RNA sequence: GAGGAGUCUCUGGAGAAGCUCAUUGAAUUGAGUGCCGAAGGUGCAAGGCGAAGGCCGAAUCUCUCAGGCAAAAGGACAGAGUACACAGC
Numbered sequence: 001g002a003g004g005a006g007u008c009u010c011u012g013g014a015g016a017a018g019c020u021c022a023u024u025g026a027a028u029u030g031a032g033u034g035c036c037g038a039a040g041g042u043g044c045a046a047g048g049c050g051a052a053g054g055c056c057g058a059a060u061c062u063c064u065c066a067g068g069c070a071a072a073a074g075g076a077c078a079g080a081g082u083a084c085a086c087a088g089c
Stems, first nucleotide, its partner, number of pairs: 001089001004086001006084002008081005017033001019032004034069003040065001041063001043061001047056003
């Protein structure tokens, strides 16, 4: 000096019942049914390892455990800032 991933700040950011019954000051709490996938978590293709059993192994895919189904909040991901610390060139 250029770039990389992380944290931080700002901006954007989808889906799906404000369902039913009971309850409460209150979508407050409990039960039931139906749904959603983009916090987190599960599973694995190619490929790799192993004598073998088997192990490792990505995603916005998959499952729906968790979470969610008005608004708010949260939110993968994207953009910007350039503050912090990091590894390599």
A computed fold for an 89-nucleotide RNA, annotated as Glycine riboswitch aptamer. Rfam family: Glycine riboswitch aptamer. Rfam links the family to the GO term glycine biosynthetic process. The coordinates come from a structure-prediction model, not an experiment, and the mean pLDDT is 79.